[in-house]
Description: The prediction has a mean pLDDT of 79. Two RNAs folded together computationally: RNase P RNA and transfer RNA, 441 nucleotides in total. It holds a member of the Rfam family "Bacterial RNase P class A". The family's RNA type in Rfam is ribozyme.

RNA sequence: GGAGUUUUUCGCACGGUCGCUGGCGGAAGAAAAAUUUUCUUCCAUCAGAGGAAAGUCCGGACUCCACAGGGCAGGAUGGUCCGUAAUUCGGACACCGGGUGACCGGUGGAAAGUGCCACAGAGAAUAGACCGCCUGAAAAAGGCAAGGGUGAAACGGUGGGGUAAGAGCCCACCGCUUUCGUGGUGACACGAAAGGCACGGUAAACCCCAUCCGGAGCAAGGUCAAGCAGGGAAUACGGGUUGCCCGCCCUUAAGUUCCCGGGUAGACCGCUCGAAACUACCGGCAACGGUAGUUCAAGACAAAUGACCGUGGGGAUGCCUCAAAGGCUCUCAACAGAAUCCGGCUUAUAGAAAAACUCCCCUU
RNA sequence: GCCCCCGUCGUCUAGAGGCCCAGGACGCCACCCUUUCAAGGUGGAAAUCGCGGGUUCGAAUCCCGCCGGGGGCACCA
Numbered sequence: 001g002g003a004g005u006u007u008u009u010c011g012c013a014c015g016g017u018c019g020c021u022g023g024c025g026g027a028a029g030a031a032a033a034a035u036u037u038u039c040u041u042c043c044a045u046c047a048g049a050g051g052a053a054a055g056u057c058c059g060g061a062c063u064c065c066a067c068a069g070g071g072c073a074g075g076a077u078g079g080u081c082c083g084u085a086a087u088u089c090g091g092a093c094a095c096c097g098g099g100u101g102a103c104c105g106g107u108g109g110a111a112a113g114u115g116c117c118a119c120a121g122a123g124a125a126u127a128g129a130c131c132g133c134c135u136g137a138a139a140a141a142g143g144c145a146a147g148g149g150u151g152a153a154a155c156g157g158u159g160g161g162g163u164a165a166g167a168g169c170c171c172a173c174c175g176c177u178u179u180c181g182u183g184g185u186g187a188c189a190c191g192a193a194a195g196g197c198a199c200g201g202u203a204a205a206c207c208c209c210a211u212c213c214g215g216a217g218c219a220a221g222g223u224c225a226a227g228c229a230g231g232g233a234a235u236a237c238g239g240g241u242u243g244c245c246c247g248c249c250c251u252u253a254a255g256u257u258c259c260c261g262g263g264u265a266g267a268c269c270g271c272u273c274g275a276a277a278c279u280a281c282c283g284g285c286a287a288c289g290g291u292a293g294u295u296c297a298a299g300a301c302a303a304a305u306g307a308c309c310g311u312g313g314g315g316a317u318g319c320c321u322c323a324a325a326g327g328c329u330c331u332c333a334a335c336a337g338a339a340u341c342c343g344g345c346u347u348a349u350a351g352a353a354a355a356a357c358u359c360c361c362c363u364u
Numbered sequence: 365g366c367c368c369c370c371g372u373c374g375u376c377u378a379g380a381g382g383c384c385c386a387g388g389a390c391g392c393c394a395c396c397c398u399u400u401c402a403a404g405g406u407g408g409a410a411a412u413c414g415c416g417g418g419u420u421c422g423a424a425u426c427c428c429g430c431c432g433g434g435g436g437c438a439c440c441a
Base pairs, nucleotide, nucleotide: 001360002359003358004357005356006355007354008353009352010351012312013311014310015309016308017307018306020048021047022046023045025043026042027041028040029039030038031037032036050335054346055345057344058343059342060341061340062217063216064215065214069246070245071244072243074213075212076211077210078209079093080092081091082090083089094107095106096105097104098103108208109207113206114205115202116201117200130148131147132144133143134142135141156174157173158172159171160170161169175197176195177194178193179192180191181190182189183188221269222268223267224266230260231259232258233257234256235255238250239249240248241247262440263439264438276295277294278293279292280291281290282289283288313332314331315330316329318328319327320326365437366436367435368434369433370432371431374390375389376388377387382421392408393407394406395405396404414430415429416428417427418426
């Protein structure tokens, strides 16, 4: 200098004017009422979208179901060990595959059983003989599976011996299986001995093993206000426990559940201080954890978060210029937008920046 | 906001690992029939199975992620 890999950060900055939403404070007015509350207007001050606010794919907090206990069914997850409130998440490691490499991708069991493996092919799973090889003069008959052929896949591979031809038939190496030893928390690795080889693929097919799972969701749920019109069915041999059984619980009919019809489309709480954020130190390879300090950062519901100007910075096209520098002009873009909250994952994303590492070339 | 379902020729649909480069009906096109039209007959075209990955020898079908469409859920008596 070129080509890459992984990770992280940002998503214009600062100031001003005018608006919009919310908090706190003050003033004026009105209403209720009985000393305060609510509403309206104005003033002052503070705060005001994201890295994904998205998809709603996981997990949790929280709330309710008359507390959730057992069994069956069903669902989810799947190398190992850690991390976490928890996870279909993250970290480290192991093995296999890909890449020259940084690095990337994959992961229980096919030796418990069942099913499936189309077409082609002789044969597709306790295999089989089409061509072929051998015995034989040939046919018949018999021996064989080296080679060919089919297929996604053909019952260990290579080499040698052996043989009529062949074959783990025998031997060496490799692979495989079993047993033992050593190391490791473990996945697993390494080594030794024995066995002539039994064991094709598929579990994102049924299934088996291990672990986990009660259900519903802020339109949860609670308080108040306004308004209307009730009628019907079931009901202890019941209802609830959102699949079934047991167990448990419920109510004594003025009740409960369901259906039809009717009314309201209001206010407040839940609501934003939390597994919170940032900084420093300590522990840990890391994910992460601990301690101390600092900070408080939207809370709307006809659903706010915008417009313009200035300075600085970045970018772009065009013009001036031979070119550079400079000036003028334009622009700050992409994906997108809170709706109970939080942790992840996934997907979308113009552009900018940083760090670590790898390979190649050149120079010293 | 939350929960659930669906996506195959122009339209409605069949399919549920291979017999499917996907079958049927209506519609469309051409020809026959008819003086002509309709009806009838014969033949044909028309689908990247919403899109992209993965599993498998093989995917419309199984798994995952997106995209699009549809439905339900308020309170009071």